[in-house]
This record gives sequence, structure tokens and C1' cells, in this order.
RNA sequence: GCGGCCAUGGUUUAGUGGUAGAAUACGACCUUGCCAAGGUUGAGACUCGGGUUCGAUUCCCGAUGGCCGCA
Repeated sequence: GCGGCCAUGGUUUAGUGGUAGAAUACGACCUUGCCAAGGUUGAGACUCGGGUUCGAUUCCCGAUGGCCGCA
């Protein structure tokens, strides 16, 4: 230099044109004599810019970062 794949709460991930779900961690409460475990509940996320579209996390182009391969 060229090509491919990936980017979603703190972490690990599901999702795929119609308002994003789970696990774990965190806060509050319940349970317990206390801790742990368990239960209920709450807050927290689509890497960035542009385009298509009534509507983009999703499709297209580019950028950035990561991984892999080729030279």
C1' cells in the first nucleotide's frame, strides 16, 4: 500500500428498515439476627460524518479505531 471482518449501557452480547432486549455489574427496597444467596424495582447503549427513505442501529459512501490476510 491492497483486501476482508467487526464497532450496540461499565463489561459480554441479541436484534435487523418502524421507537433496542438479555446476562453481568451498579443503586433502592424486601427476605435474614448479620453476611452471602434469592426476589422486586430503577438508571444506563446503537463509533463519527454524509446520502437514500415518510422513517436508518439496520441499506449506500466516506472517516476513525480494532482484528485477520496479501504484498